[in-house]
RNA sequence: GGUAGAGUAGGUGCUGUGCGUUAAGUGCUCUAGGAUGGGAAGUUGCCUGGAGACGAAGGGCUGUGCAGGCCCGCGAUGCAGUACCGCGUCCGCUACC
Numbered sequence: 001g002g003u004a005g006a007g008u009a010g011g012u013g014c015u016g017u018g019c020g021u022u023a024a025g026u027g028c029u030c031u032a033g034g035a036u037g038g039g040a041a042g043u044u045g046c047c048u049g050g051a052g053a054c055g056a057a058g059g060g061c062u063g064u065g066c067a068g069g070c071c072c073g074c075g076a077u078g079c080a081g082u083a084c085c086g087c088g089u090c091c092g093c094u095a096c097c
Stems, first nucleotide, its partner, number of pairs: 001097005010085009019075003028052007038091003042087001058072005
């Protein structure tokens, strides 16, 4: 020097365990900020705060009972584990030549 490859943020499925079902959460719009392969700049995407619009699925058993407990659901529901997927540029890293 050439060729090939790995790794981010995160996404999806599954499993477990919570939360909500007295509506939080999720999703949508606007806005401010932030983190994003080891380094640099950066896009998609992601996260956080604020504002706004929209918006839901409950039921059964137990129980003296409107308390409590259990079960089956429901929610673009949280978290953890796991499998798969996952940086366009330059440099770096690994392997081979």
This is a predicted structure of a 97-nucleotide RNA (THF (Tetrahydrofolate) riboswitch aptamer). Model confidence (mean pLDDT): 78 of 100. It was read from a public genome assembly, where an Rfam model found it.